[in-house]
About this RNA
Transfer RNA from a marine eukaryotic metagenome, 64 nucleotides, folded computationally. The sequence is in RNAcentral, with records from MGnify. The prediction has a mean pLDDT of 83. Its Rfam family is "tRNA". The family's RNA type in Rfam is transfer RNA. From the family's description: Transfer RNA (tRNA) molecules are approximately 80 nucleotides in length.

């Protein structure tokens, strides 16, 4: 100086937090894997601050 957001990988940069993958469930298949439909899952690193409103902007810590 940059990064920290869901089990991993990652988007999202002021207005309701989302995507493959990976769990799950249901079709399908002799099976299993593939495919195909769905559900589920996250106090956005921790504390203050600014704002009507912070994952987004300020400092401060803490970990890489």
């Nucleotide at each position: 100086c940059c990064c920290g957001u869901a089990g991993c990988u990652c988007a999202g940069u002021g207005g309701u937090a989302g995507a493959g993958c990976a769990u799950c469930u249901g079709c399908c298949u002799u099976u299993u894997a593939a495919g195909c439909a769905g559900g589920a899952g996250g106090u956005c690193g921790g504390a203050g601050g600014u704002u009507c409103g912070a994952u987004c902007c300020c400092u401060c810590c803490c970990g890489g």